Background
A computed fold for a 103-nucleotide RNA from Rhodobacteraceae bacterium UBA6141, annotated as Glycine riboswitch aptamer. It matches the Rfam family "Glycine riboswitch aptamer". Rfam links the family to the GO term glycine biosynthetic process.
[in-house]
RNA sequence: GGGGUCAGGAUCGGGAGAAUCCGGUGCGCCCCCCGGGGCAAUCCGGUGCCGAAGGAGCAACCGCCCCGGUAAACUCUCAGGCGCAAGGGACCGUUCUGGCAAA
Numbered sequence: 001g002g003g004g005u006c007a008g009g010a011u012c013g014g015g016a017g018a019a020u021c022c023g024g025u026g027c028g029c030c031c032c033c034c035g036g037g038g039c040a041a042u043c044c045g046g047u048g049c050c051g052a053a054g055g056a057g058c059a060a061c062c063g064c065c066c067c068g069g070u071a072a073a074c075u076c077u078c079a080g081g082c083g084c085a086a087g088g089g090a091c092c093g094u095u096c097u098g099g100c101a102a103a
Base pairs, nucleotide, nucleotide: 004100005099006098007097008096009095010094012093013092014091019047021046022045023044024043028039029038030037031036032035048082049081050080054078055076056075057074061069062068
């Protein structure tokens, strides 16, 4: 000087899936025969659905056995999310800092 790997930071770049569902509420708007009708923000509940914050589960393997340890983008769907946009987003890239291993 170059490369591998792990962790953290960055006013940096990229980054998926699934409901324009049902009921209630009714900010507000519109129509008319003035008494009703239509649309509808917001919030609440329900049903269906999604997996890529977080969380949970385990095969090989370790452990003589029991008990136990143990990965993921797999599985679950508690949490979260489901028109567009926004936000969030595992992960990837760039860059900075620190650790580890080996030549």

The sequence was found by an Rfam model in a public genome assembly.